Predicted 3D model of a 533-nucleotide part of an RNA (large-subunit ribosomal RNA, domain I) from Runella sp. CRIBMP.
Rfam family: Bacterial large subunit ribosomal RNA.
NCBI's taxonomy places the organism under Bacteria, Bacteroidota, Cytophagia, Spirosomataceae, Runella.

Context: one part of a larger RNA
RNA sequence: GGCGCAUGGGGGAUGCCUAAGGCUCUCAGCGGCGAAGAAGGACGCGAUAAGCUGCGAAAAUGGUAGGGGAGUGGCACAUACAUGUUGAUCCUACUGUGUCCGAAUGGGGCAACCCAACGACUUGAAGAGUCGUUAUCCCUACGGGGAGGCAAACGGGGGGAACUGAAACAUCUAAGUACCCCUAGGAAGAGAAAACAACAGUGAUACCGUAAGUAGUGGCGAGCGAACACGGCAUAGCCCAAACCUAAUCAGUUACGGCUGAAUAGGGGUUAUAGGACUGCUUAUUAGGCGAUAAUGGGAAUUGAAUGACUUGGGAAAGUCAGCCGGAGAAGGUGAGAGCCCUGUAAAUGUAAAAAUUAUCAACGUAGCAGUAUCCUGAGUAGGUGGGGACAGGAGGAAUCCCCUCUGAAUUCGGCGGCACCAUCCGCCAAGGCUAAAUACGACUGAGAGACCGAUAGUGAACGAGUACCGUGAGGGAAAGGUGAAAAGUACCGGGAGUACCGGGGUGAAAUAGAACCUGAAACCAUGCGCUU
Numbered sequence: 001g002g003c004g005c006a007u008g009g010g011g012g013a014u015g016c017c018u019a020a021g022g023c024u025c026u027c028a029g030c031g032g033c034g035a036a037g038a039a040g041g042a043c044g045c046g047a048u049a050a051g052c053u054g055c056g057a058a059a060a061u062g063g064u065a066g067g068g069g070a071g072u073g074g075c076a077c078a079u080a081c082a083u084g085u086u087g088a089u090c091c092u093a094c095u096g097u098g099u100c101c102g103a104a105u106g107g108g109g110c111a112a113c114c115c116a117a118c119g120a121c122u123u124g125a126a127g128a129g130u131c132g133u134u135a136u137c138c139c140u141a142c143g144g145g146g147a148g149g150c151a152a153a154c155g156g157g158g159g160g161a162a163c164u165g166a167a168a169c170a171u172c173u174a175a176g177u178a179c180c181c182c183u184a185g186g187a188a189g190a191g192a193a194a195a196c197a198a199c200a201g202u203g204a205u206a207c208c209g210u211a212a213g214u215a216g217u218g219g220c221g222a223g224c225g226a227a228c229a230c231g232g233c234a235u236a237g238c239c240c241a242a243a244c245c246u247a248a249u250c251a252g253u254u255a256c257g258g259c260u261g262a263a264u265a266g267g268g269g270u271u272a273u274a275g276g277a278c279u280g281c282u283u284a285u286u287a288g289g290c291g292a293u294a295a296u297g298g299g300a301a302u303u304g305a306a307u308g309a310c311u312u313g314g315g316a317a318a319g320u321c322a323g324c325c326g327g328a329g330a331a332g333g334u335g336a337g338a339g340c341c342c343u344g345u346a347a348a349u350g351u352a353a354a355a356a357u358u359a360u361c362a363a364c365g366u367a368g369c370a371g372u373a374u375c376c377u378g379a380g381u382a383g384g385u386g387g388g389g390a391c392a393g394g395a396g397g398a399a400u401c402c403c404c405u406c407u408g409a410a411u412u413c414g415g416c417g418g419c420a421c422c423a424u425c426c427g428c429c430a431a432g433g434c435u436a437a438a439u440a441c442g443a444c445u446g447a448g449a450g451a452c453c454g455a456u457a458g459u460g461a462a463c464g465a466g467u468a469c470c471g472u473g474a475g476g477g478a479a480a481g482g483u484g485a486a487a488a489g490u491a492c493c494g495g496g497a498g499u500a501c502c503g504g505g506g507u508g509a510a511a512u513a514g515a516a517c518c519u520g521a522a523a524c525c526a527u528g529c530g531c532u533u
Base pairs, nucleotide, nucleotide: 001532002531003530004529005528006527007526008525009524015518016482017481021453022452023450024449025448026447027446028445029444030442031441032150033149040101041100042099043056044055045054047079051075052074062095063094064093065092066091067090071083072082073081106115107114108113116134117133118132119131120130121129122128136147137146138145139144154185155183156182157181158180159179165172169219195202196201207232208231209230210229216224217223237434238433239432240378244267245266246265247264249262250261251260252259253258272412274377275376276375277374278371279370280369281368288364291361292360293359294358295357296356301349302348303347307322308321309320310319311318323340324339325329331343332342333341383407384406386404387403388402389401390400393419414429415428416427417426418425469476470475489517492504493503494502495501
């Protein structure tokens, strides 16, 4: 020096754990907050240096009501000082206070700062101080009212790519996706047939399953891709415009009796087997329904069964023996593995208030028959030309729907559709509007689940994490869990320069559990022993 063994150091893998973490999902609730100043912050507030949490100069909180019943002054120990059975702390509800910035709104500004005007007050007075008002836009009966900003996804609308695929690429695809803008709601949108269908019929819309990867479409390439019908879920239907009548106003006209027109308001009326106005007749109260009352519901909580002994052990919940409860053998904790020790659980009871549901009352509101001469039934509309777009459908034989352009009807003996167009037949009534539920989503609250993770995993974050740190900035972005059942966290003595470290001693089941603390692998280092050169 090498190899091996042993004992240590070093290091933090592995195992175990998860009080507090994360991921995914289910159910229920809730689905907004904001000029009465939000979201988010700055600065403060403690007997207290910083941090987190809470709060706002009334500052780890004030008041009232209810619950609760012995300690309490958050994380967070210790000390001091307070406070509580005259009921605190704590929990629930309502309420008060709520600096400054921030839509930020009196003006300005490099956010958390600076400077005003007017009115009132303080004052002998003021150039000082306190309180209030003073932004912009829209509407208005001129009194006032509304908007603005923020927020996870879901919705509607306006714009709208490329990579990619087509094994290149241009039509096409990706895709009306990503992204940008506007805007709404707890959902939104759609919606009560100018619909489908096919000689039989259905009867608003939405969503799910099937039809069906079918019919189609397509450099007939890549691809794209319905509908009818059927089965489910959930069901709900309505209101205007017009004809006609009335009113007051204004205008025109008059033979001064009126008549006509305009806009406004009220009544009336709402559809295809046409209906309504109008004329004549009959009259009734069914749907729906603002609100009121009552009940349920909801919401701090309350009650809540049943076990002892022995053995081992530091410790019993383990083992043994003998019992008990169960509408409760969910779960968690307790010195180890507990139905019967604790918190709970099943079940039952219950407090002020809101939402919601149900019942009763009830303003309002809603009908029927016959006749058919006349009147009404949505016009720069439907349709057409040209150009685009949406439809599963790429201009095609291309219907249907939407936009621009130039045009441009009919009026119930009417009009539109049924995939060019025409006829027959069938269906329907456009050019006005509203509409719950079934559907989508989850920032937030509660309950629960997992052949999900277990600290290099699972969120980036189990811990003062979007922190430290980096960057001018947009932005990027960590590492870091575990003593013990309980601090019982080593009194005292010694060595030492020493509050380092170590040796005794003490605690503890254990200290090779001693805070650099569970277990404690490997690399690497050291010591001892063996073999060997």